[in-house]
RNA sequence: UCCUUUCUAGUACAGUGGUAGUACAGCUGCCCGGAAAGCAGAAGAUGAAGGUUCAAUUCCUUGCGAAGGGA
Numbered sequence: 001u002c003c004u005u006u007c008u009a010g011u012a013c014a015g016u017g018g019u020a021g022u023a024c025a026g027c028u029g030c031c032c033g034g035a036a037a038g039c040a041g042a043a044g045a046u047g048a049a050g051g052u053u054c055a056a057u058u059c060c061u062u063g064c065g066a067a068g069g070g071a
Base pairs, nucleotide, nucleotide: 001071002070003069004068005067006066007065010024011023012022013021018054027041028040029039030038047064048062049061050060051059
């Protein structure tokens, strides 16, 4: 320098053109003599910028950013 893959909550992952879910972690409450465990609840995310569309996390683009692999 070129090619290629991937970017979704704090972490690890699902997911689909009609509004985003699971587990763990963290928080609040219940329980307990006190913790842990358990139970209940709330909060928390689509890398960025454009385009298409009634509607985009999903489709398209990128002399953008980050990470991995190859030449």
The prediction has a mean pLDDT of 81. Transfer RNA from Rotaria sp. Silwood2, 71 nucleotides, folded computationally. It matches the Rfam family "tRNA". By type it is a transfer RNA. The RNAcentral record of the sequence draws on Rfam.